[in-house]
RNA sequence: GCUUGAAAAAGGCAAACCAUCUGAAAGGAUGGCGCGCAAAGUUACUGGCCUAAGUCUUCAUGGGGAGAUAAGGCGGCAGAACUGCCGGG
Numbered sequence: 001g002c003u004u005g006a007a008a009a010a011g012g013c014a015a016a017c018c019a020u021c022u023g024a025a026a027g028g029a030u031g032g033c034g035c036g037c038a039a040a041g042u043u044a045c046u047g048g049c050c051u052a053a054g055u056c057u058u059c060a061u062g063g064g065g066a067g068a069u070a071a072g073g074c075g076g077c078a079g080a081a082c083u084g085c086c087g088g089g
Base pairs, nucleotide, nucleotide: 002089003088004087005086012037013036017032018031019030020029021028022027035076041082042081043080045079046078047077048074049073050072054069055068056067057066058065059064
């Protein structure tokens, strides 16, 4: 440098759920917890998925209903890019 994750060590991350805070919502933050993860490290670049405040359209006109829409999110959905611990070959 390439390749690989069988066993092992040191350590790392932290799903669901609960509490508090936050947000229109989806979701997010912190703490507890411990389902899992060898990139569950970073980046919304591509696809996918979630939400629909605002906006538009439409129906109504007891104050609203329905539809469309991301400029809001998900990196623990896949791909891509960049970086990286330990061990094997």
A computed fold for an 89-nucleotide RNA from a Bacteroidota bacterium, annotated as c-di-GMP-I riboswitch aptamer. Model confidence (mean pLDDT): 84 of 100. The sequence was found by an Rfam model in a public genome assembly. It matches the Rfam family "c-di-GMP-I riboswitch aptamer". Its family is annotated with cyclic-di-GMP binding in the Gene Ontology.